Predicted 3D model of an 82-nucleotide RNA (c-di-GMP-I riboswitch aptamer) from Anaeromonas frigoriresistens.
The prediction has a mean pLDDT of 85.
Rfam family: c-di-GMP-I riboswitch aptamer. From the family's description: GEMM was predicted in a large-scale screen for bacterial structured RNA regulatory elements.
RNA sequence: CAUUGAAAAAGGCAAACUUAUUGAAAGAUAAGGACGCAAAGCCAAGGGCCUAAAGCUAAUGCUAUGGUAGCCGGUUGCCGAA
Numbered sequence: 001c002a003u004u005g006a007a008a009a010a011g012g013c014a015a016a017c018u019u020a021u022u023g024a025a026a027g028a029u030a031a032g033g034a035c036g037c038a039a040a041g042c043c044a045a046g047g048g049c050c051u052a053a054a055g056c057u058a059a060u061g062c063u064a065u066g067g068u069a070g071c072c073g074g075u076u077g078c079c080g081a082a
Base pairs, nucleotide, nucleotide: 004080005079012037013036017032018031019030020029021028022027035070041075042074043073046072047071048068049067050066055062056061
């Protein structure tokens, strides 16, 4: 340096749910709370997924310009046996 995550240490994040705010919705933010996480740090440019206000449509419906990185991916990085 690359692959990697046995046993540990230091520290970190925080699902569901509840309350408040916000949003058309999906969702987000804050507080509480821990299911879990070695990138559950960062990135919505790629694939996937969620939503469909506005727009189009006779209607069903279609559509991201809205989201999601705790789906994959990209990128940086703590500790450490082999």